[in-house]
Context: one part of a larger RNA
This record gives sequence, C1' cells and structure tokens, in this order.
RNA sequence: UGACGGGGGCCCGCACAAGCGGUGGAGCAUGUGGUUUAAUUCGAUGCAACGCGAAGAACCUUACCUGCCCUUGACAUGCCAAGAAUCCCGCAGAGAUGUGGGAGUGCCUUCGGGAGCUUGGACACAGGUGCUGCAUGGCUGUCGUCAGCUCGUGUCGUGAGAUGUUGGGUUAAGUCCCGCAACGAGCGCAACCCUUGUCUCUAGUUACUAACAGUUCGGCUGAGCACUCUAGAGAGACUGCCGGUGAUAAACCGGAGGAAGGUGGGGAUGACGUCAAGUCAUCAUGGCCCUUAUGGGCAGGGCUACACACGUGCUACAAUGGACGGCACAGAGGGUCGCCAACCCGCGAGGGGGAGCUAAUCUCACAAAGCCGUUCGUAGUCCGGAUUGCAGUCUGCAACUCGACUGCAUGAAGUCGGAAUCGCUAGUAAUCGCAGAUCAGCAUUGCUGCGGUGAAUACGUUCCCGGGCCUUGCACU
Repeated sequence: UGACGGGGGCCCGCACAAGCGGUGGAGCAUGUGGUUUAAUUCGAUGCAACGCGAAGAACCUUACCUGCCCUUGACAUGCCAAGAAUCCCGCAGAGAUGUGGGAGUGCCUUCGGGAGCUUGGACACAGGUGCUGCAUGGCUGUCGUCAGCUCGUGUCGUGAGAUGUUGGGUUAAGUCCCGCAACGAGCGCAACCCUUGUCUCUAGUUACUAACAGUUCGGCUGAGCACUCUAGAGAGACUGCCGGUGAUAAACCGGAGGAAGGUGGGGAUGACGUCAAGUCAUCAUGGCCCUUAUGGGCAGGGCUACACACGUGCUACAAUGGACGGCACAGAGGGUCGCCAACCCGCGAGGGGGAGCUAAUCUCACAAAGCCGUUCGUAGUCCGGAUUGCAGUCUGCAACUCGACUGCAUGAAGUCGGAAUCGCUAGUAAUCGCAGAUCAGCAUUGCUGCGGUGAAUACGUUCCCGGGCCUUGCACU
C1' cells in the first nucleotide's frame, strides 16, 4: 500500500421488510448426475454448469459403437501418362464399391499445343471434432451500468509511498458546489445514437364518409388529403419560471404552465482490473501425438437406455371455473423451391381446387382472455388429462428402434403441496393469446419478439446477502 475482521461511522441495491404470484408434493416435457450399454460422442460444474453450446439427433447432422471397405487419399499445390467433358442402361452387393455395354466427340490455336474436366501412376504432402484453454490470439461470462481506475508537473517522505481522489454539503453518479499544497488531464459517469409519449410542416394507390355524387352496400366507385396512419424534416424539457429551505453556492421541497418535470419510459453502450473463470469442438494458432490410421467412404445401431437423485419448465388439482351457442377488439412479423383465398369433399388432422401476391395492395389469419345467454352444483365430478388400444392424416428414399397431428375408446396421479427456496416496484407482477428464427417434417411446454386485460405493497434500514466511501485493529501481503 492492500486484503481481512462474528470492529466502528455514512450510503446504496426487490438485499431485508410490506405485498402479489410461484418452486419444493402430482403427471408430463426438457437438461444434468448416476447407473447401464458394443456405443449411450464431446464440452459446460457455487453464484456466473444443469430448456447451457444445440435458432430444431429418424438417414444426413455425427464427432460415438459394430461390421464391410480405401490408402497421394473426400479436399489443396506441384510432376508424368492417357482420355473431351458429360449422359444413359445392365449385373453383383446392405451400401460404399467392383464390373460390363452404349451415346457423345466440344472451346481457343501461330496446328507445336493450350485452358478446363476426368482417370491412372510416383513422390513431396494432404488429413485429424486427437492432447494441452495451465503455451496462446480472438470471442464471452462475472463482480457491475457498481462509481470507480489512473497519469503529468509540483509538494511531503531516507524509502515503499502519500497528496491530488481526503474534508463540509449534494447527486443516480469522482454529479456538482465550497474549502484545501496542490494545479491540471485521461479512461469511466452524463450527453451525443435508436425507440416510445405531444405538436407542426412535407407527401398521399393505407385511412376517411368528415363534405358531395353513384352504389350489386363492401371505401366498393368517382372525388378529396381534413382526420387516422405511414416516414422524412423540425419544435418541445432546460430546474427555464414562481415560492420556500440552504453558506448569498451546489442542490432539495412545493407550485404554475405543459402531452410529458426534474437522467419522462425502454434499449444500445460494460473503465483499470478480478476469477491461470469458459472456449484448442465456431475460427485461428505454438508444442506434442497418429500416418494402410487417432485419416477417409458406407450400412446398421447409438446420442431417445432407466432402480434412482437434482435443476428448469408445462398442465392441473376447479365454480373468479368446465362445457355449448352467439357477438367484439390487437400489435409485431413471415411468404416465389414460398404464402395460399373463394368454392367442393371429410366429424377431424387433411385432401381437391386454383384466384391473387416478389406484397401498407394478395396471403398466413378465426387473436385469445373478454361480453351476452344456457348448463353443471362440490362430486375424484361434465374437474384433471397421463397412460393404453384401435382407426387414420401429413412430411420424407424411409416414421420398427425414434416424428408431429386427427378421430373413437380408455380415463392414472392429483383436493393447493414439509424443511426450505425464487421472481417482481407499474403498463411492472399476474394472466391471455399471436408471430418469428432453426426447419422436408418435428417446440402444443424451449428461445426471441409482439400486443390484450391489468393489480397489491414499500412503515422503515435493526437484521440476512452483495456493493461503495472514510476510519480503526492486525501475528497476513
């Protein structure tokens, strides 16, 4: 100087408290441990591993296992020889592969040949998701969006170092003010960026009957750009104004005006560093190792196993509910190897059909909770839907291991969950549906977004956890 303390002081954070909803009990989904297995590929392991890498394991993926094959190799560069490339059909085989037949004779040319491709050969070499993240780059997590981390000159100290950065106030903030042997500066904070909330202007194949006319009644047509909206440019908020408190400062409290008030809400943005944190399996890369195999091809299997244990979720246990009928209102996205309307068939998954749309135009696409009626009457039920049987649909070469969905039947556990434990402070929690990426198919529970309905509570900082500043002790550095 730091680190540490079941030392002290000050302060903050859904940290506690006050509330609301969960997890832990049940069934299922998913990940992990363990066990099993020929293999159940590998990595991630307190917070910060465990719906994580994986934004999609039937084959492929795939790295694992078994079996069958190849050895200049599936891929790159260089050398030699031959053949145009390419396409089609047999046979054997699980296929890789082996073997046979046929079609075909191109482009440039100085007629020597050349470019490109294929096959064969020899050697340099290729190849490795093999090891080391404790040899590394890059990227990432975490403390933490916490308010800190430093430097130049000066001054003090023999020196390590100190000062500045401490102190009095204040702030979300090392934010600002005042003081001060310090004076300045840098990286952080804030602002500049995006989005949302109000208004104006510009523009009008979305929207509007607002005014007119027509209407097969649908902005449908003419017409219009007022409104809604779309998307570009601006305005607007700065403690600017008023009162009070305060050191007359910074600032704080209250008020006015305003769509919005004191960083308006949200996002992007992550200082010096810590954890030899994570990743050699995204990629790159040193060293080591394999080289007829630790490389390469193929078929089948496995990653989907199951006495059990844990994490994360979904669905419930019902009446603020279940079922049936009728009626209403979004936002954000996707679509040409695609989205697929009307209409017809099917109880349905779906099939037929073919209009439109490279999309503010067509389409996915009926939003659901909600509202209005009817029914059920506290029951393992008209709750709950696991499991199983049968019959089907779709994708795909192929759904046995091992897909999703539909119909009929079946109808398990479960009556609100021990110790313990998690999230959330407002358009938030809770609840309701919709879309997208990946993708042939598959998320109906994961992930990322979107909107609809829409709360309760915060006295306070004694305590638990984490953090910041000052100070003190110290046998640690």